Annotation: This is a predicted structure of a 73-nucleotide RNA (transfer RNA) from a Candidatus Peribacteria bacterium. RNAcentral holds the sequence, with entries from ENA. NCBI's taxonomy places the organism under Bacteria, Bacteria candidate phyla, Candidatus Peregrinibacteriota, Candidatus Peribacteria.
[in-house]
């Protein structure tokens, strides 16, 4: 430079046009223990990489940028 995949919470990921965007770890408060870890319970944290468009409706379709894996050259 050409294809082609991903991008969503602190982390790994799930959600494939419509209700309030979820879950597992992690953080934090409490439980339990003579204490720690396990375990049990609440809890907090994301306006979905970005600007445009489709659509009544976009986290999801499309187009373009931007990071990032892998092929090809």
């Nucleotide at each position: 430079g050409g294809g082609u995949c991903u991008g969503u919470a602190g982390c790994u990921c799930a959600g494939g046009g419509g209700u309030u965007a979820g879950a597992g770890c992690a953080g934090u408060c409490g439980g339990c223990u003579c204490a720690u870890a396990a375990c049990c319970g609440a809890u907090u944290g994301g306006c979905c990489g970005g600007u445009g468009g489709u659509u009544c409706g976009a986290a999801c379709c499309c187009a373009c940028c931007c990071a990032g894996g892998c092929c090809c050259a």